The prediction has a mean pLDDT of 84. Large-subunit ribosomal RNA, half B from a Planctomycetota bacterium, 1225 nucleotides, folded computationally. It matches the Rfam family "Bacterial large subunit ribosomal RNA". RNAcentral holds the full RNA, with entries from ENA.
Context: one part of a larger RNA
RNA sequence: CCGUCUUUAAGGAACUAGGCAAUUUGACCCCGUAACUUCGGGAUAAGGGGUGCCUACCCACUUCGGUGGGAGGCCGCAGAUAAUCGGCUCUGGCGACUGUUUAUCAAAAACACAGGUCUCUGCUAACACAUACAGUGGACGUAUAGAGACUGACGCCUGCUCGGUGCGGGAAUGUUAAGGAAGGCGGUCAGGGGGGCUUGCUCCCCGAAGCUGGCAACCGAAGCACCCGUAAACGGCGGCCCUAACUAUGAGGGUCCUAAGGUAGCGAAAUUCCUUGUCGGGUAAGUUCCGACGCGCAUGAAUGGCGUAACGACUGGAGCACUGUCUCAAAGACGGACUCGGUGAAAUUGUAUUUGUGGUGAAGAUACCACAUACCCGCGGCAAGACGGAAAGACCCCGUGAACCUUUACUGUAUCCUGAUAUUGGUCGCAGGCAUCACAUGCGUAGGAUAGGUGGGAGGCGAUGAUCUGGUGGUUCCGGCCAUCAGGGAGCCAACGUUGAAAUACCACCCUUGUGCUGUUUGUUCCCUAACCCCACUCCGUGAAGCCGGAUGGGGGACAGUGUUAGGUGGGCAGUUUGACUGGGGCGGUCUCCUCCCAAAGAGUAACGGAGGAGUGCAAUGGUCGGCUCAGCGCGGUUGGCAAUCGCGCGUUUGAGUGCAAAGGCAUAAGCCGGCUUAACUGCGAGAUAUACUCAUCGAGCAGAUACGAAAGUAGGCCUUAGUGAUCCGGUAGUCCCGUGUGGAAGGGCUAUCGCUCAACGGAUAAAAGGUACUCCGGGGAUAACAGGCUGAUCUCCCCCGAGCGUUCAUAGCGGCGGGGAGGUUUGGCACCUCGAUGUCGGCCCAUCACAUCCUGGGGGUGAAGGCGCUCCCAAGGGUUCGGCUGUUCGCCGAUUAAAGUGGUACGCGAGCUGGGUUCAGACCGGCGCGAGCCAGGUCGGUCCCUAUCUGCCGUGGGCGCACGAGACUUGCAAGGAGGUCUCCUUAGUACGAGAGGAUUAGGAGGCACGUGCCACUGGUGUACCAGCUGUCCCGCUCGGGGCAACGCUGGGUAGCUAUGCACGGAAAGGAUAACCGCUGAAUGCAUCUAAGCGGGAAGCCCCCCUUAAGAUGAGGUCUCGAUGUCAUCAAGUAUGACGGUAGGCCCGUGGAAGACCACCACGUCGAUAGGCGGGAGGUGUAAGCACAGAGAUGUGCGAGCUGACCCGUACUAAUGGCCUAGUG
Repeated sequence: CCGUCUUUAAGGAACUAGGCAAUUUGACCCCGUAACUUCGGGAUAAGGGGUGCCUACCCACUUCGGUGGGAGGCCGCAGAUAAUCGGCUCUGGCGACUGUUUAUCAAAAACACAGGUCUCUGCUAACACAUACAGUGGACGUAUAGAGACUGACGCCUGCUCGGUGCGGGAAUGUUAAGGAAGGCGGUCAGGGGGGCUUGCUCCCCGAAGCUGGCAACCGAAGCACCCGUAAACGGCGGCCCUAACUAUGAGGGUCCUAAGGUAGCGAAAUUCCUUGUCGGGUAAGUUCCGACGCGCAUGAAUGGCGUAACGACUGGAGCACUGUCUCAAAGACGGACUCGGUGAAAUUGUAUUUGUGGUGAAGAUACCACAUACCCGCGGCAAGACGGAAAGACCCCGUGAACCUUUACUGUAUCCUGAUAUUGGUCGCAGGCAUCACAUGCGUAGGAUAGGUGGGAGGCGAUGAUCUGGUGGUUCCGGCCAUCAGGGAGCCAACGUUGAAAUACCACCCUUGUGCUGUUUGUUCCCUAACCCCACUCCGUGAAGCCGGAUGGGGGACAGUGUUAGGUGGGCAGUUUGACUGGGGCGGUCUCCUCCCAAAGAGUAACGGAGGAGUGCAAUGGUCGGCUCAGCGCGGUUGGCAAUCGCGCGUUUGAGUGCAAAGGCAUAAGCCGGCUUAACUGCGAGAUAUACUCAUCGAGCAGAUACGAAAGUAGGCCUUAGUGAUCCGGUAGUCCCGUGUGGAAGGGCUAUCGCUCAACGGAUAAAAGGUACUCCGGGGAUAACAGGCUGAUCUCCCCCGAGCGUUCAUAGCGGCGGGGAGGUUUGGCACCUCGAUGUCGGCCCAUCACAUCCUGGGGGUGAAGGCGCUCCCAAGGGUUCGGCUGUUCGCCGAUUAAAGUGGUACGCGAGCUGGGUUCAGACCGGCGCGAGCCAGGUCGGUCCCUAUCUGCCGUGGGCGCACGAGACUUGCAAGGAGGUCUCCUUAGUACGAGAGGAUUAGGAGGCACGUGCCACUGGUGUACCAGCUGUCCCGCUCGGGGCAACGCUGGGUAGCUAUGCACGGAAAGGAUAACCGCUGAAUGCAUCUAAGCGGGAAGCCCCCCUUAAGAUGAGGUCUCGAUGUCAUCAAGUAUGACGGUAGGCCCGUGGAAGACCACCACGUCGAUAGGCGGGAGGUGUAAGCACAGAGAUGUGCGAGCUGACCCGUACUAAUGGCCUAGUG
């Protein structure tokens, strides 16, 4: 010093983030018990009282042992006497509750929960598992059941919105796959035609059938589109302006938008940024808390809203009680530490001969420079440093790293839905298409009237029943037409007239539309049974079987199921992507090309430097030939002006114009106008420019064909420099090319050309977004957050100037606009050490320095009467409070004070403490996001390791030295400490002042804080002192004792140690000074405190005071004691060795208010050193035993008995014994 315990004066939460921790409380009996309430609770509420022992007496009961009650008595400080054993109350938040959870940092407000609601599910259920035609759970359950989701007891409630997303329903229309399919195109070529010639070959054209490759009308489901519904589905629930007779406010009005604009309730809240909102309460003081208000950044109704009794190791606030949490610490016990004996690790470690300060330096040095300091070596301690140890930083950035997670990222995929097809059959019907047949059908106007077209045609029909009448059916343009039945019984129609066209009179072939039969095909409904599936309490194989197979019966049934295939759905699952630059990253901006400046007179040249443009245009704005001159200004002329158009003049170099930016050009024009035209050509290209490459640029000249020009000639776009995109892949046109046995074809090549905001523009893919605080890996001080460094914009402070303020007056006090600095405390900039780790805010403990001074001290000025101030100068000696709130630093507030200083020290200090804040993992709210998740927003919770090697520091020893060995006493170079301040009284109610008020100075007294020492006093402690008491065990029992229960508890307490107790301290004096005040006094005949000279003058400096101190190696001084022996050897010396051993010392012993060890001190028989013993002090408080009294508990009879450390005495015990040591320079 630490750990675990015990006790504590006075105060009593002042501690602190927080009463953390530790106290208090506690058992049983009796009394008593509030608000509120779901009537159960709350409740052991709270708050009181009692409790031991004895029994002659009374009562009751009795298992006859006693128990309970009464009455009475006894002892103690204390009777649940020890131990076990709730502190309580008030008021919020959250969650109803009991429960559950992150084994190992989170126990919670999170999860669960009963209750509520929605959705799905009719049984081979939905759903789930799965090795997938099986089997199983669900369930041997059946909608009062099961599954999924949300909410979360109970009470009162749960508003508006269906536009988006999702889900459910709908099926008309649109779209839509495989498959089917009419048709058509291409390829091939038997054959045909034509040409050539070498007459059996070759070239060209056409081309049937078949085969074959594409295409394809049409049919073709779900899905999507579309319509409706649905919010206790995911979700959402406005803005602006005006307005009432004070003001304010806005019942009200207007307007825009919306799917709808937030209702009830609650509200600065676990939600409120501003914010410590405002008001009220509580407190001396309240960033917390409670109640209100409402301006709700950004409340709000089963993502439930608001209440709520009870409950909670939850989380706020307040109080009572109680306390060492604190003021402020003290003492004690035990265990460590320490010493000795035994045993004996670890991390770490470049080597170490391992100081301080200032400087330097990869920017914070034991190691470099300078100065200072420093004899050598331990031991115990402390932790400031060794950018200490530990862990290749978890923050940050980077990686064409990883992993999980999400989704309306991309691409797939399980599942599911749907179609086709196979398993897969039958009958009837219905519907669509097609075909044959039959039948019907056809209405402009005119016209008998419903005229389909063309042709034939003059007759046709009728007792096998005409005209007509009635009924029925179909159709309809509502007038009719057709069919049929009945009646009836003989005629009816055509030609004729109207019409573009003439008769359904009749026949034939057709057209439109429709009906029917048949066939075919497609779709579809019902049915059938035999595939297939299911069931059985039935039978058989079989002797057992619930398995397997079969039989029988029943149900379903060509569906289902399954295979293949196609479309849809599909974060359920998977693989991946999700750019770079960047004064860190992100956000923002940018990314290619052109022009200028930067750019330093060749070219080139960077930055998230300064300015602008391009992603084209033009068939003339191109070519050529010829011609012209602009802008501006002056004058003149209707509207007409400065400026429109016209005329004249100047036009001195271009100020105009140039399609578009800028620069460079351009008047011989490249500018402007006109004529003719297409060189805005094809094939090439010597040679250059530029250049990493790929690209790019210029280009005379040659050939061909052209335009203009009389010609020379010019022309391969445009005054020039932007107007852009490699390769792959594919299209189109052409073509001497290739053609997988041959011929063709398919396909390819070549030439030309087309398709990229591939704009991240040298272009990763045809095709790609996010989250990570659950995270991981590799790296970086190449790069951020802390700190340091550099800088000093900002900041703080100072100075200069003096516009003005100050009644007057710049400067008592202020000081506009400006200017110059200092400092290195702010916010920054930079990115230099550190990412194989330099722990970060605040508090606590402990400090230390600066001075730009808060107080105290000394002074100048004053708009200084006094007093109180203001301002400036000097001054760093000392001092610089306690509380309320908050994590706070800060700040505000309360009460004091002489004052409650400002800063530095890694925003001093975590190998010293704390851990409230921030900053991991859990959770809630608001906001953002579809989501995963996120927020310098709020909120509750949440592991702080290290035995000290070196330096440093505090102590304490050993060695050697200090020139003989010792014992004492000292000097003081030097170092450190201390250094404070207030109030009162007198001077004096004086000076001053009208008064009110009210001193300087001098003297005295008393405090506060701080420091040093001490223990007589007051107290604390006092675990080997005394006494009391409970329970139990033991000493056989009684008595008397002992052990244990925290020293068992309780009451006291000696020594020692202690503070809250006591004493003392700061003083006074001297010296030299600061600001300042002076004397004399020139430079400057004056003046001047200064230049020479001489004074005064501060808590400051040096002394004085206290402590350490000669390793002060510079080792000092004084006094005293003991010493210059004996022997041997020899190189003969102040030599070497040995012996003896004085002064003295050590070991050893007895001890100690000394002490870790060591040291120090006392003593060692010539002795009181310790123990013992005797006596005493002090403490406790009348022991045991005996006697007596009493029924008994118990009492009475001795200041009794006992007594650690204290005082005095006394040798009874133990201090026995051993060793070293000068004679030297």